[in-house]
RNA sequence: GGGCGGAUAGCUCAGCGGGAGAGCAUCGGCUUUACACGCCGGGAGCCAAGGGUUCAAACCCCUUUCUGCCCA
Numbered sequence: 001g002g003g004c005g006g007a008u009a010g011c012u013c014a015g016c017g018g019g020a021g022a023g024c025a026u027c028g029g030c031u032u033u034a035c036a037c038g039c040c041g042g043g044a045g046c047c048a049a050g051g052g053u054u055c056a057a058a059c060c061c062c063u064u065u066c067u068g069c070c071c072a
Base pairs, nucleotide, nucleotide: 001071002070003069004068005067006066007065010024011023012022013021018055026042027041028040029039030038048064049063050062051061052060
C1' cells in the first nucleotide's frame, strides 16, 4: 500500500429501514437468625465520528478514526 471483518448498557453480544434489547454485573424489595441460592422490580446507551439517501437510518451509500486477520 491492497483485501476482508469488528466498534450498540460497566462486560460479552443480539438487533439486516419504523418498538433500542438479552445474559452477566449493579441497585431496591421478598425469602433467611445471617449469608449464599432463588423470585420480583428498577437504573444504566446522544448505536465510533462527519456527510448523503429516505416520510423515516444502529441498519443503505461515501469519507474518516480506532482495532483484528490475510496479501504484498

The RNA shown here (transfer RNA) has 72 nucleotides and comes from a Deltaproteobacteria bacterium. It matches the Rfam family "tRNA". It is annotated as a transfer RNA. The organism belongs to Myxococcia, within Bacteria.